Transfer RNA from Alphaproteobacteria bacterium RIFCSPHIGHO2_02_FULL_46_13, 76 nucleotides, folded computationally. NCBI's taxonomy places the organism under Bacteria, Pseudomonadati, Pseudomonadota, Alphaproteobacteria. The sequence was found in a public genome assembly. It matches the Rfam family "tRNA". By type it is a transfer RNA. The prediction has a mean pLDDT of 81.
RNA sequence: GACCGUGUAGCUCAGCCGGUAGAGCAACUGACUUUUAAUCAGUAGGUCGCGGGUUCGAGCCCCGCCGCGGUCACCA
Numbered sequence: 001g002a003c004c005g006u007g008u009a010g011c012u013c014a015g016c017c018g019g020u021a022g023a024g025c026a027a028c029u030g031a032c033u034u035u036u037a038a039u040c041a042g043u044a045g046g047u048c049g050c051g052g053g054u055u056c057g058a059g060c061c062c063c064g065c066c067g068c069g070g071u072c073a074c075c076a
Stems, first nucleotide, its partner, number of pairs: 001072007010025004019056001027043005049065005
């Protein structure tokens, strides 16, 4: 440099054919008793990588850019 994949909550990841953004864990609050904690219930937490486009409507489609992983190429 080319190509492929990937980016969604603090972490790990779902998200169907474009139509209300979710789960587990973690955090916080409460209950409970077996008390360095477990269990149960609840609460909060999101510019969906960034910018633009299409559309009545975009996490999802299109374009550019950035980050990460991989393959290949180059390496005078």